[in-house]
Background: This is a predicted structure of a 79-nucleotide RNA (transfer RNA) from a Thermoprotei archaeon. The source organism's lineage runs through Archaea, Thermoproteati, Thermoproteota and Thermoprotei. The sequence was found in a public genome assembly. Its Rfam family is "tRNA". By type it is a transfer RNA. Its family is annotated with triplet codon-amino acid adaptor activity in the Gene Ontology.
RNA sequence: GCCCCGGUGGUGUAGCCCGGUCCAACACGCCGGCCUGUGGAGCCGGAGAACCCGGGUUCAAAUCCCGGCCGGGGCCCCA
Numbered sequence: 001g002c003c004c005c006g007g008u009g010g011u012g013u014a015g016c017c018c019g020g021u022c023c024a025a026c027a028c029g030c031c032g033g034c035c036u037g038u039g040g041a042g043c044c045g046g047a048g049a050a051c052c053c054g055g056g057u058u059c060a061a062a063u064c065c066c067g068g069c070c071g072g073g074g075c076c077c078c079a
Stems, first nucleotide, its partner, number of pairs: 001075007010028004020059001030046005052068005
């Protein structure tokens, strides 16, 4: 330098392909309640991300397109 994959709550992921019912789902964690001698487990409820940044397309973008940034992997060149 080129190619591929990824970036979504505190953490790990799904959703992206094929735009709308996504004011974004699940698990763990966190907070409160029930239960319990206490705790754990279990059950119920709640808070928490406008989806890496910028632009474009569209009535409508986490999702499609373009350019960046970051992380991972592969290839090439020089020595």